A computed fold for a 102-nucleotide RNA from Alkaliphilus peptidifermentans DSM 18978, annotated as Purine riboswitch aptamer. Its Rfam family is "Purine riboswitch aptamer". Rfam describes the family as follows. Riboswitches are metabolite binding domains within certain messenger RNAs that serve as precision sensors for their corresponding targets. Allosteric rearrangement of mRNA structure is mediated by ligand binding, and this results in modulation of gene expression. A class of riboswitches that selectively recognises guanine and becomes saturated at concentrations as low as 5 nM. In Bacillus subtilis, this mRNA motif is located on at least five separate transcriptional units that together encode 17 genes that are mostly involved in purine transport and purine nucleotide biosynthesis. It has also been shown that some members of this family are specific for adenine instead. Hence this family are termed purine riboswitches.
RNA sequence: CAAUUUAAUAAAUGAUUCACUCAUAUAAUACCGAUAAUAUGGAUCGGCUGUUUCUACCAAAUGACCGGAAAUCAUUUGACUAUGGGUGGAGUUAUUAUAUUU
Numbered sequence: 001c002a003a004u005u006u007a008a009u010a011a012a013u014g015a016u017u018c019a020c021u022c023a024u025a026u027a028a029u030a031c032c033g034a035u036a037a038u039a040u041g042g043a044u045c046g047g048c049u050g051u052u053u054c055u056a057c058c059a060a061a062u063g064a065c066c067g068g069a070a071a072u073c074a075u076u077u078g079a080c081u082a083u084g085g086g087u088g089g090a091g092u093u094a095u096u097a098u099a100u101u102u
Stems, first nucleotide, its partner, number of pairs: 007101004011096006017089009026056001031047005041066002050057001058078007
């Protein structure tokens, strides 16, 4: 000086985790049964449907409608969950024809 090996530090890349954001799914939906209220009311359970899809399937507000009957309707706003992408932070981990030191 070079090579090899071990360990540490740094760098780069990847994975993972968290947050935000975008896209897809689903319209936080449709249908059915039982029970409940009645214009100061319009409720509570269950089943089922929908998704290359697990889970969820409600809440609030406004208006209409129903002349006292058993039946509601419309609009607006607000999530969770699944998958994929993007951005960012920290940690962990893996790799290297990388760098330095031992």